[in-house]
RNA sequence: CUCUUAUAAAGAAAGGCUGAGGGAUCAGGCCCGUUGAAGCCUUAGCAACCGGUUCCGAUGAUAUCGGAAUGCUGGUGCUAAAACCUGCCCGCGACACGAUGUCGUCGAGGGAACGAUAAGAG
Numbered sequence: 001c002u003c004u005u006a007u008a009a010a011g012a013a014a015g016g017c018u019g020a021g022g023g024a025u026c027a028g029g030c031c032c033g034u035u036g037a038a039g040c041c042u043u044a045g046c047a048a049c050c051g052g053u054u055c056c057g058a059u060g061a062u063a064u065c066g067g068a069a070u071g072c073u074g075g076u077g078c079u080a081a082a083a084c085c086u087g088c089c090c091g092c093g094a095c096a097c098g099a100u101g102u103c104g105u106c107g108a109g110g111g112a113a114c115g116a117u118a119a120g121a122g
């Protein structure tokens, strides 16, 4: 880097260095930021994907498989706002217009795509 699978409205911040941007990308919106952005470091925390431990079930079996619990001196991740919101598709409701409508505006919903993280494979 590519592929596969899973997850996502919950949760969790202080300090140091530094100094102007940041919220992935593009566009629109809306936010955050000199009362200090991004980045790096330290410490703390959250979560529970992988690993560990314990228990239960399947099994001839301590192998293996499934389930539950546990935060564990383990491996990652994360610690503003829903992944900040919208964008493409679907149907629903309201409005507008002369109109029974492949159009428009607004609203809430579902799905997809893109991105993120984990685990596995290449």
Base pairs, nucleotide, nucleotide: 001122002121003120004119005118006117007116013043014042015041016040017039021032022031023030026087027086028085029084044079045078046077049075050074051072052070053069054068055067056066057065058064088111089110090109092107093106094105095104097101
Predicted 3D model of a 122-nucleotide RNA (SAM riboswitch aptamer (S box leader)) from an Ignavibacteriota bacterium. NCBI's taxonomy places the organism under Bacteria, Pseudomonadati, Ignavibacteriota. The model forms 97% of the base pairs in the Rfam consensus. Its mean pLDDT, the model's own confidence on a scale to 100, is 81.